[in-house]
Context: one part of a larger RNA
RNA sequence: UUGGGUUUAAAGGGAGCGUAGGCGGGCUGUUAAGUCUGCGGUUAAAUGUCGGCGCCCAACGUCGUCAUGCCGUGGAAACUGGCGGUCUUGAAUGCGGUCAAGGGAGGCGGAACUCGCCAUGUAGCGGUGAAAUGCUUAGAUAUGGCGAAGAACCCCGAUUGCGAAGGCAGCCUCCUGGCCCGUGAUUGACGCUGAGGCUCGAAAGCGCGGGUAUCGAACAGGAUUAGAUACCCUGGUAGUCCGCGCCGUAAACGAUGGAUACUCGUCUUUGGCGAUACAAUGUCAGAGACUGAGCGAAAGCAUUAAGUAUCCCACCUGGGGAGUACGCCGGCAACGGUGAAACUCAAAGGAAGUACGCCGGCAACGGUGAAACUC
Numbered sequence: 001u002u003g004g005g006u007u008u009a010a011a012g013g014g015a016g017c018g019u020a021g022g023c024g025g026g027c028u029g030u031u032a033a034g035u036c037u038g039c040g041g042u043u044a045a046a047u048g049u050c051g052g053c054g055c056c057c058a059a060c061g062u063c064g065u066c067a068u069g070c071c072g073u074g075g076a077a078a079c080u081g082g083c084g085g086u087c088u089u090g091a092a093u094g095c096g097g098u099c100a101a102g103g104g105a106g107g108c109g110g111a112a113c114u115c116g117c118c119a120u121g122u123a124g125c126g127g128u129g130a131a132a133u134g135c136u137u138a139g140a141u142a143u144g145g146c147g148a149a150g151a152a153c154c155c156c157g158a159u160u161g162c163g164a165a166g167g168c169a170g171c172c173u174c175c176u177g178g179c180c181c182g183u184g185a186u187u188g189a190c191g192c193u194g195a196g197g198c199u200c201g202a203a204a205g206c207g208c209g210g211g212u213a214u215c216g217a218a219c220a221g222g223a224u225u226a227g228a229u230a231c232c233c234u235g236g237u238a239g240u241c242c243g244c245g246c247c248g249u250a251a252a253c254g255a256u257g258g259a260u261a262c263u264c265g266u267c268u269u270u271g272g273c274g275a276u277a278c279a280a281u282g283u284c285a286g287a288g289a290c291u292g293a294g295c296g297a298a299a300g301c302a303u304u305a306a307g308u309a310u311c312c313c314a315c316c317u318g319g320g321g322a323g324u325a326c327g328c329c330g331g332c333a334a335c336g337g338u339g340a341a342a343c344u345c346a347a348a349g350g351a352a353g354u355a356c357g358c359c360g361g362c363a364a365c366g367g368u369g370a371a372a373c374u375c
Stems, first nucleotide, its partner, number of pairs: 004316003007299002012313001014200004021193003025087007033080002035076008048066001050064005090190001091187003094183004099178001102176007109153001114148007124135002161168002205246006215239001219235004257312006265290009294301002318345003327338004349374002357368004
């Protein structure tokens, strides 16, 4: 390489948009590049294949045959391709309806924490397994009133919904994206995938400016302890929040790439449709639970497939060394992307880190380290 694979053994890119490329619906005409076929040429010798012959056999020698390939030429037209016509079911658009924590901006609201002031009030509060550090007679904790500021939105709330993923939750307004359902009006294959590329991308981190209530890496103190650079406690800086700009990673997970078609059922649920309708039933698109065929090493998956098939992309090929080194690219940096080798260990799982032997040890035990058998 072929082949085989990628939920959990190695392996699905974090996600989308899209370039090249690959692949692509029904009918029809034409062409003849691929394809099939006839004929001709060429395919040196040796080697090879098959058949025969010669050395007693064989090796060896020798004679003959053959092969795919390439070129030319004549033909065939089912399939693939090219060109033309046509169709509507794929795709898109229109029209009519909803739906939702989808995104961006602005405004508003209440509860709680903290802080400040005033008042009541007096000796403790806080914290823990128990304590102590800490706070407090300069009046704390507790309770009431007023005020300030920042951050997050209880209940509703769900096995719910929306989004490509990351993710998204108080209420209102504006701007904006989208699925879905109904209709079958319009276009007429306009499609699928997508190497590079571009864009988005939690948290932490970085730059500049602001903000800082809470929580809280680092740090300090108190405990615990043999020690305790921890777990527990009291504090507390970056950060957590906002604007702009970087970073580009994650158990970025359904550990399951995307698209299309087909393949038993039961129950629940979200959004629409059909009606005069609360139910039951039907239908389309989602979200779940269970189970059958089938699949799977099994666990399990099972119309939301890990089933049956086709197309395209990505990735895997023993463990460690190592996501390291070097080089290159990106980044302010942190670091990210790409990504080896030497060397070493192993040789399916179990029996087993067991037995025996040896070595070390007072011992406990440690080191080295099998096999029968099983599957």